[in-house]
A computed fold for a 474-nucleotide part of an RNA from Flavobacterium jumunjinense, annotated as small-subunit ribosomal RNA, 3' major domain. It matches the Rfam family "Bacterial small subunit ribosomal RNA". The full RNA is in RNAcentral, with records from ENA and SILVA.
Context: one part of a larger RNA
RNA sequence: UGACGGGGGCCCGCACAAGCGGUGGAGCAUGUGGUUUAAUUCGAUGAUACGCGAGGAACCUUACCAGGGCUUAAAUGGGAGACGACAGAUUUGGAAACAGAUUUUUCUUCGGACGUCUUUCAAGGUGCUGCAUGGUUGUCGUCAGCUCGUGCCGUGAGGUGUCAGGUUAAGUCCUAUAACGAGCGCAACCCCUGUCGUUAGUUGCCAGCGAGUAAUGUCGGGAACUCUAACGAGACUGCCGGUGCAAACCGCGAGGAAGGUGGGGAUGACGUCAAAUCAUCACGGCCCUUACGUCCUGGGCCACACACGUGCUACAAUGGCCGGUACAGAGAGCAGCUACAUGGUGACAUGAUGCGAAUCUUCAAAACCGGUCUCAGUUCGGAUCGGAGUCUGCAACUCGACUCCGUGAAGCUGGAAUCGCUAGUAAUCGGAUAUCAGCCAUGAUCCGGUGAAUACGUUCCCGGGCCUUGUACA
Repeated sequence: UGACGGGGGCCCGCACAAGCGGUGGAGCAUGUGGUUUAAUUCGAUGAUACGCGAGGAACCUUACCAGGGCUUAAAUGGGAGACGACAGAUUUGGAAACAGAUUUUUCUUCGGACGUCUUUCAAGGUGCUGCAUGGUUGUCGUCAGCUCGUGCCGUGAGGUGUCAGGUUAAGUCCUAUAACGAGCGCAACCCCUGUCGUUAGUUGCCAGCGAGUAAUGUCGGGAACUCUAACGAGACUGCCGGUGCAAACCGCGAGGAAGGUGGGGAUGACGUCAAAUCAUCACGGCCCUUACGUCCUGGGCCACACACGUGCUACAAUGGCCGGUACAGAGAGCAGCUACAUGGUGACAUGAUGCGAAUCUUCAAAACCGGUCUCAGUUCGGAUCGGAGUCUGCAACUCGACUCCGUGAAGCUGGAAUCGCUAGUAAUCGGAUAUCAGCCAUGAUCCGGUGAAUACGUUCCCGGGCCUUGUACA
């Protein structure tokens, strides 16, 4: 100087407390461990691995296994040489890759071009090392810290500044001061959202006027309103009162759409964990080179006594079922989204129309109204299994999703323990997108609808910051 303490002081955080809802019990989905296997490819492992890399494993992907092929090789370029073919079509063997046969058979300005083959030089490796590395990332932590120049103090390591008294979300600011300044962080500048104005009205809007319809901004028209999207205004403790030297704090204060960082996001200092990644990529070294490279078929990554994590669906009456009826936002769309009509109980099919989209399409559910069920393993719950189908795709056996009929398991609110959340939040309800032929999505990321309870407080648990003290630790 640090680190540590079941030392002290001060302070903060869904850290506890106060509340609400979960997990842990059941069934299923998914990831992991283990076991099994020819292979169940590899990585990630307290917090900071385990619906993670993977934002799509039937083939492909694919890296794994079995078997069958190739050896300048799948691709690209250079040198040398040979050929006029190659490709296509037909066909034989084969699981295919591949090997063989038949047929057809270049252009030319004659320099060559094009293509194939042979040879040669460069290949290739998801092989090892993340403890050789770059780059990227997690975490402490959006915590308030981490440093420098000059000066001063100390023999020196170092200290001071950065401490003290207040204050703040903040090393935020003020006062004091052997310190005076400065940098990286904080804050602000950026984006979205909440209010108003200006400009602009098409594909969006429709108050007033007119036309028209069974009905609809459908038409003439309008530029008010909503909205769209660009520019501005607005919030600064600015004003008032109180406390205070000041900074600042307090107020059911005023005004205001908004009040003290208005609410979200992006933004992550010096560093820590030899943290993660050589399998995104790049790269040093090592290793393989008729194989650890590469092509193909089939299988595997989906196994299953078991253990754990994360979820979904439930156990019901604040509910289930049937009928009626209403209201979003954000996205996506041409190998696409599909209105509408017809057929089918349905998944869907057939026809047909609009739209490369503020124009067309996709577009809610919970809620509300009425009926029924009356506490039961049930009209709860839907696993599992049987049968019949639809769709995608060369192909759904291993191993797809969906539909219909039947079947109708466990489960009556879950031990010890443990997680999330402070407001448009939790809870609950549906919608969209990426990936994508299809989909194992109950996942991820967004979007809106309905919409709570509680916080006395900081003694305790956990994590963190500052000061101080002890130490046989570095």